[in-house]
RNA sequence: UUGAAAAAUACGGAAGAGAAUUCUAAUGGAAUCGCCGAAGGGACAAGCAAAAAGGUACUGCCUAUCUUUAGUGAAAUUCUCAGGCAAAAGGACCGUAUUUGGACA
Repeated sequence: UUGAAAAAUACGGAAGAGAAUUCUAAUGGAAUCGCCGAAGGGACAAGCAAAAAGGUACUGCCUAUCUUUAGUGAAAUUCUCAGGCAAAAGGACCGUAUUUGGACA
């Protein structure tokens, strides 16, 4: 179910930060500093789990529990690798329509 999640396409909305400086004889390219976070990418909390070591309970074992080191673990947080800093383009995310999907919410 008169179709949720998720995905694709189209249209619309959509922020931030130097129209920086220098060189090269050049609608291009390179270098230098200053900045932005909403393509993409990376990092982590609680929790979860229980691999190793140690402690406690126990005569011992088992078992339970605690600590430490690892594991897993999110974002619009953070990093600023990439990307961006007039306009254009792009742009997370949101809305509408169509399609796929079929309850995976």
Glycine riboswitch aptamer from Marinisporobacter balticus, 105 nucleotides, folded computationally. RNAcentral holds the sequence, with entries from Rfam. Its mean pLDDT, the model's own confidence on a scale to 100, is 82.